Context: one part of a larger RNA
RNA sequence: UUGCAGUUAAAAAGCUCGUAGUCGGAACUCGGGCUGGGGGUCUGUGCCCAGCAAUGCUGCGUGUGCAGGGCCCCGGUCUUCCUUCUGGCUUUGCGCGGUGGUCCUUUAUUGGGCUGCUGCGUGGAGGUCAGGACAUUUACUGUGAAAAAAUUAGAGUGUUUAAAGCAGGCGUUUGCUGUGAAUACAUUAGCAUGGAAUAAUAGAAUAGGACUUGGGUUCUAUUUUGUUGGUUUUUAGGACCGAAGUAAUGAUUAAUAGGGACAGUUGGGGGCAUUCGUAUUUCAUUGUCAGAGGUGAAAUUCUUGGAUUUAUGAAAGACGAACCGCUGCGAAAGCGUCUGCCAAGGAUGUUUUCAUUGAUCAAGAACGAAAGUUAGGGGAUCGAAGACGAUCAGAUACCGUCGUAGUCUUAACCAUAAACUAUGCCGACUGGGGAUUGGCGGAUUUCGAUUUAUCGAGUCCGUCAGCACCCUAUGAGAAAUCAAAGUCUUUGGGUUCUGGGGGGAGUAUGGUCGCAAGGCUGAAACUU
Numbered sequence: 001u002u003g004c005a006g007u008u009a010a011a012a013a014g015c016u017c018g019u020a021g022u023c024g025g026a027a028c029u030c031g032g033g034c035u036g037g038g039g040g041u042c043u044g045u046g047c048c049c050a051g052c053a054a055u056g057c058u059g060c061g062u063g064u065g066c067a068g069g070g071c072c073c074c075g076g077u078c079u080u081c082c083u084u085c086u087g088g089c090u091u092u093g094c095g096c097g098g099u100g101g102u103c104c105u106u107u108a109u110u111g112g113g114c115u116g117c118u119g120c121g122u123g124g125a126g127g128u129c130a131g132g133a134c135a136u137u138u139a140c141u142g143u144g145a146a147a148a149a150a151u152u153a154g155a156g157u158g159u160u161u162a163a164a165g166c167a168g169g170c171g172u173u174u175g176c177u178g179u180g181a182a183u184a185c186a187u188u189a190g191c192a193u194g195g196a197a198u199a200a201u202a203g204a205a206u207a208g209g210a211c212u213u214g215g216g217u218u219c220u221a222u223u224u225u226g227u228u229g230g231u232u233u234u235u236a237g238g239a240c241c242g243a244a245g246u247a248a249u250g251a252u253u254a255a256u257a258g259g260g261a262c263a264g265u266u267g268g269g270g271g272c273a274u275u276c277g278u279a280u281u282u283c284a285u286u287g288u289c290a291g292a293g294g295u296g297a298a299a300u301u302c303u304u305g306g307a308u309u310u311a312u313g314a315a316a317g318a319c320g321a322a323c324c325g326c327u328g329c330g331a332a333a334g335c336g337u338c339u340g341c342c343a344a345g346g347a348u349g350u351u352u353u354c355a356u357u358g359a360u361c362a363a364g365a366a367c368g369a370a371a372g373u374u375a376g377g378g379g380a381u382c383g384a385a386g387a388c389g390a391u392c393a394g395a396u397a398c399c400g401u402c403g404u405a406g407u408c409u410u411a412a413c414c415a416u417a418a419a420c421u422a423u424g425c426c427g428a429c430u431g432g433g434g435a436u437u438g439g440c441g442g443a444u445u446u447c448g449a450u451u452u453a454u455c456g457a458g459u460c461c462g463u464c465a466g467c468a469c470c471c472u473a474u475g476a477g478a479a480a481u482c483a484a485a486g487u488c489u490u491u492g493g494g495u496u497c498u499g500g501g502g503g504g505a506g507u508a509u510g511g512u513c514g515c516a517a518g519g520c521u522g523a524a525a526c527u528u
Base pairs, nucleotide, nucleotide: 004499005498006497007480008479012496014367016365017364021360022359023358026252031079032078033077034076035075036074037073039072040071041070042069043068044066045065046064047063048061049059050058051057052056083133084132085131086130087129088128089127090126092123093122094121095120096119097118098117099116100115101114102113103112104111137200138199139198140195141194142193143192144191152184153183156166157165168177169176170175210246211245212244213243215241216240217239219237220236221235257357258354259353260352262349263348265346266345270342271341272340273339276320277319280316281315282314283313284312285311287309291302292301328335329334372413373412374411375410376409377408382406386402387401388400389399424495425494426493428487429486431471432470433469436466437465438464439463440462441461442460443459445458446457447456448455449454475482476481501528502527503526510521511520512519513518
């Protein structure tokens, strides 16, 4: 690993990117013709045997002979190169001879057949040996050699049985023995050999591509020209250069994989600027007047120096009600006034393009609510801390009145949340239904605009991609429930992360990050 679990029992990193790693779409030789061998099987037919309804019929009867066909197995050949070249040896076809034996024939070694030995020429690649030139490379799998014995499994054998041992057994008892001392397993790596499915890998795209010719440059030098030496050529073998010719000359397809381009859209996606809205608080002016606040009830508090309340304005800083939805967008965190600008995204459409470019991901990186930290700005509201009033046995709380930090913003940190769908990501399949968002298509469809083109808003049908919902279960589950939490003991689609009784403990210690607060990594003793 086969073979666990991860919604709620322990356990999916907050989210995305991403290197190593792991995994990775389809297609390329399938068929057909002819033929050899072997065995099996079916069928036909003859014989034998058996039974019976007897000139015949039946019989999967472990019988036997023959013939043809079908199927199965092992080959050969053509379609379809199986490495190639040189030289031996061998096997073999054809043609032309030489020479024996034998049979038939002839006047006759005259002609013919069969069978030996042998020479020459020529052709075929069946075997083997030697030497070159080269060859895509692996995984996988069958077989074999090798892999020390003892051990293990296991065969034989009456240690009296057995654990053992490797002995023994049998005679006519001066012996005999064609006795035994098996066999299996022995995995990875390595060796030899067969196979060629599956999975990789290589080849011809700036042709430095293949093959065939002939030419040139250059190097080497074995033989043969009577001998020796020299030079040159021929010839043979390397290397290099340019030329011509041959060829169907050479690019698989275009994945309900992926990327890119284009088109009209779409969205409370993001950034910057701009604009609007009421409320709150404060201030100014204003009218009236004795209470106002607040509560379960009160009080702290404000108030003839006019509170609360009314009206008219102004300022400030926050916030964006109703519309707001089982609606949208965004990787998540998250995102809601108008308008403009900037870049980005999804889905859809497409007889557009590239052609495997992909999926998931240790390391590493970006973003990451709220709170908190640092330095500025701003401080309306609310409001940790704090003060006071209540309540209470007490109240350091809940309720009330104030109120600092904060809440807002800029520049930097921090990196955590019940960051929850408590449910990783990618791919495929397995029920039904009606809504809805975005795009596209269709219709003998209805209104509106400008007046017909056309556009906008609707109606009906379809389609792709979303957020969800309802019903059902022969599926799953401990159940709650779930179209995924299904396709799981009938267990394997790919890939990452995490968990292994409760506490001690997310503690100690070490490392690292941080200004700090703290984060990440992360035990043990002991206890139960």
A computed fold for a 528-nucleotide part of an RNA from a metagenome, annotated as small-subunit ribosomal RNA, central domain. The full RNA is in RNAcentral, with records from SILVA. The prediction has a mean pLDDT of 81. Rfam family: Eukaryotic small subunit ribosomal RNA. Gene Ontology terms of the family: structural constituent of ribosome and ribosome.